[in-house]
Context: one part of a larger RNA
RNA sequence: CGCAGGAAGUUUGAGAGGAUCUGUCCUUAGUACGAGAGGACCGGGAUGGACACACCAAUGGUGGACCAGUUGUCACGCCAGUGGCACAGCUGGGUAGCUAAGUGUGGCAGGAAUAAACGCUGAAGGCAUCUAAGCGUGAAAUCCCCUUCAAGAUGAGACUUCCGGACGCAAGUUGGAAGACCCCUUAAAGACGAUAAGGUAGAUAGGUCAGGAGUGGAAGUAUAGUGAUAUAUGGAGCGGACUGAUACUAAUAGGUCGAGAA
Numbered sequence: 001c002g003c004a005g006g007a008a009g010u011u012u013g014a015g016a017g018g019a020u021c022u023g024u025c026c027u028u029a030g031u032a033c034g035a036g037a038g039g040a041c042c043g044g045g046a047u048g049g050a051c052a053c054a055c056c057a058a059u060g061g062u063g064g065a066c067c068a069g070u071u072g073u074c075a076c077g078c079c080a081g082u083g084g085c086a087c088a089g090c091u092g093g094g095u096a097g098c099u100a101a102g103u104g105u106g107g108c109a110g111g112a113a114u115a116a117a118c119g120c121u122g123a124a125g126g127c128a129u130c131u132a133a134g135c136g137u138g139a140a141a142u143c144c145c146c147u148u149c150a151a152g153a154u155g156a157g158a159c160u161u162c163c164g165g166a167c168g169c170a171a172g173u174u175g176g177a178a179g180a181c182c183c184c185u186u187a188a189a190g191a192c193g194a195u196a197a198g199g200u201a202g203a204u205a206g207g208u209c210a211g212g213a214g215u216g217g218a219a220g221u222a223u224a225g226u227g228a229u230a231u232a233u234g235g236a237g238c239g240g241a242c243u244g245a246u247a248c249u250a251a252u253a254g255g256u257c258g259a260g261a262a
Base pairs, nucleotide, nucleotide: 001152005163006162007161008160009159010158011157015149016148017147018146021049022048023047024046025045026044027043033038051106052105053104054103055102059100060099061098062097066093067092068091069090070089071086072085073084074083075082076081110144111143112142117137118136119135120134165174166173167172179257180256181255182254183199184198185197186196187195204250205249206248207246208245209244210243211242214238215237220233221232222231223230224229
């Protein structure tokens, strides 16, 4: 821009992708078969491999705004307590998120028409012949079935709901409906657009409060010890992303677009 008014939502599926894999074991059954050695078809079950998709409850990894320990040095006047730098100084842990080596799920079953092949009926050609007319069985291949996208499918589909003035002969002018956007707060989204959640009729983010995961016993004080240190106060203190509550702060105010239908 189009989809002959303008919107919001829900859809159909022409068409196009993806998937389609396979081992071992048990049973049927040591049966059929076979002199024996050996050893099934068909059918029923179990459990794997690789692959694919999804997820983070558990197991782990990571986790440079979390917690603790610790070395050197500098600073806060000193002690104590902290902070900076040294690869994140080093070390031990670790929430959310992301993730695999982790967890879950999948290939099933069924149908249609067939290939090779095997058949039925059957002439040409009194017989025979699966084929010439006709009718079947038959494969991981084909088409459905499963799954994803999909009406720019210009062949532009369908359904539901919402909104449809005034002036003018006309060209048009004007205000602006439903709705949308700008702008702003953001994250389950993200390079930017976009998507999604919100914008005071509000829990969108921050803060605060209450919890929680985590760390692992804060500071101060007291006591014991010459001291390093230990113990008590006290599962203490701290606590990014997690869960909830709360308008304290910021989403204020404002602006723009947008129908009248041949």